[in-house]
RNA sequence: ACCUUAUCAAGAGCAGCCGAGGGACAGGCCCUGGGACGCUGCAGCAACCCUCCGCAAAAUGCGGAAAUGGUGCUACUUCCUGCGCCGAAAGGCGGAAGAUGAGGG
Numbered sequence: 001a002c003c004u005u006a007u008c009a010a011g012a013g014c015a016g017c018c019g020a021g022g023g024a025c026a027g028g029c030c031c032u033g034g035g036a037c038g039c040u041g042c043a044g045c046a047a048c049c050c051u052c053c054g055c056a057a058a059a060u061g062c063g064g065a066a067a068u069g070g071u072g073c074u075a076c077u078u079c080c081u082g083c084g085c086c087g088a089a090a091g092g093c094g095g096a097a098g099a100u101g102a103g104g105g
Stems, first nucleotide, its partner, number of pairs: 002104007013042005021031003025082004043074003048070002051065006078097001083094004
């Protein structure tokens, strides 16, 4: 690379550097020389794993604490739609894809 699984409507930005694209892909719609994207620093958000506590226990699950451990995240619902079903429509539900964690490989 790839596979399995859980989650994805909440939350959280300033400074310095750089200099033209960026929001995965396509179409839309947006962001961006009043400096985006990215990198660095600091700040912050959040309990996925680790740790601790309680309950129950066959597996394991549920609840809580913890942000001095490992990750992740801090425009727009994963920005919206891509495929299917329902619906007169608006729209709803599910899927695919993607992202992140954990495990495998």

A computed fold for a 105-nucleotide RNA, annotated as SAM riboswitch aptamer (S box leader).
Its mean pLDDT, the model's own confidence on a scale to 100, is 85.
The sequence was found by an Rfam model in a public genome assembly.